A computed fold for a 73-nucleotide RNA from Carpediemonas membranifera, annotated as transfer RNA. Rfam family: tRNA. It is annotated as a transfer RNA. About the family: Transfer RNA (tRNA) molecules are approximately 80 nucleotides in length. The RNAcentral record of the sequence draws on Rfam. Lineage of the source: Eukaryota > Metamonada > Fornicata > Carpediemonas-like organisms > Carpediemonas.

RNA sequence: GCUGCUUUAGCUCAGUUGGGAGAGCGUAUGACUGAAGAUCAUAAGGUCGCUGGUUCGAACCCGGCAAGCAGCA
Repeated sequence: GCUGCUUUAGCUCAGUUGGGAGAGCGUAUGACUGAAGAUCAUAAGGUCGCUGGUUCGAACCCGGCAAGCAGCA
């Protein structure tokens, strides 16, 4: 330098015929307990890497950029 993949909640990740943003773990509160753990219930937590475009509508399609990983030279 070229090519491919990845980027979504604190962590690990799902979600593509374009229309509802989610799960597990963790955290907080409550129940339970002498207290804790376990268990149960509820809740908080997201500009879907950044930017521009297409579209009535974009996490998803297209362009550019950034970071990480792999391969080639």